Predicted 3D model of a 133-nucleotide RNA (SAM riboswitch aptamer (S box leader)) from a soil metagenome.
Its mean pLDDT, the model's own confidence on a scale to 100, is 77.
RNA sequence: CUCAUCCAGAGGGGCAGAGGGAUCGGCCCGACGAAGCCCCGGCAACCGACGCUAGCUGACGCGCAUGUCUACAUACCGCGAGGUCGCUUGCGAUCACGGUGCCAAUUCCGACCCGCCGUGCGGGAGAGAUGAG
Numbered sequence: 001c002u003c004a005u006c007c008a009g010a011g012g013g014g015c016a017g018a019g020g021g022a023u024c025g026g027c028c029c030g031a032c033g034a035a036g037c038c039c040c041g042g043c044a045a046c047c048g049a050c051g052c053u054a055g056c057u058g059a060c061g062c063g064c065a066u067g068u069c070u071a072c073a074u075a076c077c078g079c080g081a082g083g084u085c086g087c088u089u090g091c092g093a094u095c096a097c098g099g100u101g102c103c104a105a106u107u108c109c110g111a112c113c114c115g116c117c118g119u120g121c122g123g124g125a126g127a128g129a130u131g132a133g
Stems, first nucleotide, its partner, number of pairs: 001133006011040005019029003023111004041103003046099002048095002050092003054088003060080004065074004107127001112124005
C1' cells in the first nucleotide's frame, strides 16, 4: 500500500502498585487493585487441515505441419475428453496439532456527511484494530 472482517464469543492466579478504555469530547472501568510482566485456562476460525463444488493449465488422444529412410519423432497451432495430478473459485451444522489474534461495555458512544418530524434512530465515510498478501 491492497483486500477482508469488526452488534457473536471467551478469565482465573502470582508479581506489581495508579492508572486504563488509540486520539479529542463524553461516559465508564480501577485500592473489592489500573497499566505492565509471568503462569495456567478459554474463545474464535484470518492463515492452515479435511471434504464437496466449479473452472483452468499441463500431461494424454486425434488432426495439421515439418524432418528423414514411409515408419517413427516432434516445437507451434487446432479439436476432443474430464479419469489422475496440479493450481484456482465458491461452500462447510467439519477439525483445532501449528502461525497470529482476542477474552468489561457494538471498535463503549460520538467526532465528518446524508436521511428520517422531535431528545433519538438508521445509513455511509474517516480513524483505529486484526488477519492475509
Rfam family: SAM riboswitch aptamer (S box leader). Rfam describes the family as follows. The SAM riboswitch is found upstream of a number of genes which code for proteins involved in methionine or cysteine biosynthesis in Gram-positive bacteria.